[in-house]
RNA sequence: GCGUUGAUAGUACAAUGGCCAGUAUUUCUGCUUUCCACGCAGAAGAUAGGGGUUCGAUUCCCCUUCAACGCA
Numbered sequence: 001g002c003g004u005u006g007a008u009a010g011u012a013c014a015a016u017g018g019c020c021a022g023u024a025u026u027u028c029u030g031c032u033u034u035c036c037a038c039g040c041a042g043a044a045g046a047u048a049g050g051g052g053u054u055c056g057a058u059u060c061c062c063c064u065u066c067a068a069c070g071c072a
Base pairs, nucleotide, nucleotide: 001071002070003069004068005067006066007065010025011024012023013022018055026044027043028042029041030040031039048064049063050062051061052060
């Protein structure tokens, strides 16, 4: 330099165009307990950045950034 794959809560992952973005964990509050832990209920928390297509984009297209791998 070229190519491939990826970027989603603090962390690990889902979501093949119809979103109010989900699960576990985390944090906070409450219940339970003599107290802690466990357990139960509730709440908070995210789509790398920019542009395009579309009635509608996490999803499709282009550019940039970052990471991993391969070729030279």
RNAcentral holds the sequence, with entries from ENA and GtRNAdb. Predicted 3D model of a 72-nucleotide RNA (transfer RNA) from Moesziomyces antarcticus. Lineage of the source: Eukaryota > Opisthokonta > Basidiomycota > Ustilaginales > Moesziomyces. The coordinates come from a structure-prediction model, not an experiment, and the mean pLDDT is 81. Rfam family: tRNA.